[in-house]
Molecule: transfer RNA
Organism: Candidatus Omnitrophota bacterium
RNA sequence: GGACCCGUAGCUCAGUUUGGUUAGAGCACUUCCUUGACAUGGAAGGGGUCGGAAGUUCGAGUCUUCUCGGGUCCA
Numbered sequence: 001g002g003a004c005c006c007g008u009a010g011c012u013c014a015g016u017u018u019g020g021u022u023a024g025a026g027c028a029c030u031u032c033c034u035u036g037a038c039a040u041g042g043a044a045g046g047g048g049u050c051g052g053a054a055g056u057u058c059g060a061g062u063c064u065u066c067u068c069g070g071g072u073c074c075a
Stems, first nucleotide, its partner, number of pairs: 001074007010027004020058001029045005051067005
C1' cells in the first nucleotide's frame, strides 16, 4: 500500500438475510419482600441517541460514501 471482518446497555451478545409500529436478552447495578444476618429465591426499576459524520428514503441498528478504533490475510 491492497483486501476482508468486528464496533449495539457496565460485561457477553442477538437483531443486518427481506429497511417498517415500541431497540432487546443473559449477567451485573438500585429499591423492596423473605432472613437474627448473609446467600438463594421473588417483585419492581434505572441505564443506549446502535463508534463518528454525511447521504438515500415517508421511514435507517439495517442501504451508500467518508472517517476513527481493533483484528486477520496478502504485498